[in-house]
Context: one part of a larger RNA
RNA sequence: CUGGGCGUAAAGGACGCGUAGGCGGCUUGGCAAGCGAGAUGUGAAAGCCCCUGGCUCAACCAGGGAAGUGCAUUUCGAACUGCCAGGCUUGAGUCCGAGAGAGGGUGGUGGAAUUCCCGGUGGAACGGUGAAAUGUGUAGAUAUCGGGAGGAACAUCGGCGGCGAAGGCGGCCACCUGGCUCGGUACUGACGCUGAUGCGUGAAAGCGUGGGUAGCAAACAGGAUUAGAUACCCUGGUAGUCCACGCCCUAAACUGUGAGCACUAGGUGUUGGGAGUAUUGACCCUCUCAGUGCCCAAGCUAACGCGUUAAGUGCUCCGCCUGGGGACUACGGUCGCAAGACUAAAACUC
Numbered sequence: 001c002u003g004g005g006c007g008u009a010a011a012g013g014a015c016g017c018g019u020a021g022g023c024g025g026c027u028u029g030g031c032a033a034g035c036g037a038g039a040u041g042u043g044a045a046a047g048c049c050c051c052u053g054g055c056u057c058a059a060c061c062a063g064g065g066a067a068g069u070g071c072a073u074u075u076c077g078a079a080c081u082g083c084c085a086g087g088c089u090u091g092a093g094u095c096c097g098a099g100a101g102a103g104g105g106u107g108g109u110g111g112a113a114u115u116c117c118c119g120g121u122g123g124a125a126c127g128g129u130g131a132a133a134u135g136u137g138u139a140g141a142u143a144u145c146g147g148g149a150g151g152a153a154c155a156u157c158g159g160c161g162g163c164g165a166a167g168g169c170g171g172c173c174a175c176c177u178g179g180c181u182c183g184g185u186a187c188u189g190a191c192g193c194u195g196a197u198g199c200g201u202g203a204a205a206g207c208g209u210g211g212g213u214a215g216c217a218a219a220c221a222g223g224a225u226u227a228g229a230u231a232c233c234c235u236g237g238u239a240g241u242c243c244a245c246g247c248c249c250u251a252a253a254c255u256g257u258g259a260g261c262a263c264u265a266g267g268u269g270u271u272g273g274g275a276g277u278a279u280u281g282a283c284c285c286u287c288u289c290a291g292u293g294c295c296c297a298a299g300c301u302a303a304c305g306c307g308u309u310a311a312g313u314g315c316u317c318c319g320c321c322u323g324g325g326g327a328c329u330a331c332g333g334u335c336g337c338a339a340g341a342c343u344a345a346a347a348c349u350c
Base pairs, nucleotide, nucleotide: 003322004321005320006319007304008303012318014201015200016199017198021194022193023192025088026087027086028085029084030083031082033081034080035077036076037075038074039073040072041071042070049065050064051063052062053061054060091191092188093187094186095184096183097182098181099180103177104176105175106174107173108172109171110154115149116148117147118146119145120144121143125136126135162169163168206247207246208245209244210243211242215241216240220236221235222234223233258317259316260315261314262313263312266295267294268293269292270291271290272289273288274287275286276285299306300305323350324349325348332343333342334341335340
């Protein structure tokens, strides 16, 4: 390269927006670039293939033919792709009417609890463990009552519930703001899908500057345990955890499953809509759209399992894999304050 693959064997980019590119609904007319057919020219010789002949045969050699999938010119065709012009509404979007939600941002605010401080009561222990000790306490602790300060997180509701592209999002209120669903079918008329490069977002930890610090807690100290114990357990405890701004850009960033569209039995939960039936009404029941679970037909799979939320059946586009180690490494480059991140080999070895 021709291929074969990517849930768990190597392999889906952490996630989005989107440039180039690739791909693209129904229909009418035209063009003829792709496409198909014919003709002409060319496609050296040798070789391959066919026929015939020469060395006693063969290899070998000679003659003739065919082929030479190609290119160019020209004529014709118009189904498909393309291009030009026109139309359509089912894809996509807009509008109108409803709806659900921890979606995001800012400001405010509430109660429980922990800790600390002040005061009252009280008077000897508390704490902690497997057992202890370190630790705290007669300078009055622990416990209990009243008052106060401050920070962080929001029990119950809470749910294989909801929202978000992913990371993620949970007290309450207000303001600003993104997306989604259902119904109507008024409007635009293919405006679409994917997406290399790029740009943006991106848990935790970590970094810079300033603030904050109740609890927790790397490091650290002490007490235990132990042969030792740089641990597990206990008593403390600083970064950090919190806020603002700026960086970092990683992850078992997982559904280990890229995105979009279409098709292919059902059953049973649940969330949010709509319609019908029913009713005084709320229910119930039936159908339907969107989401989210479980169980399974066909089919698929090495098996496990997947199974209308596909890992089934197809199409389009992107990313990625190609034996193990060396190596999520070296070197170089780009980025970063640094830590490091991204890109990414080889020798050698099995």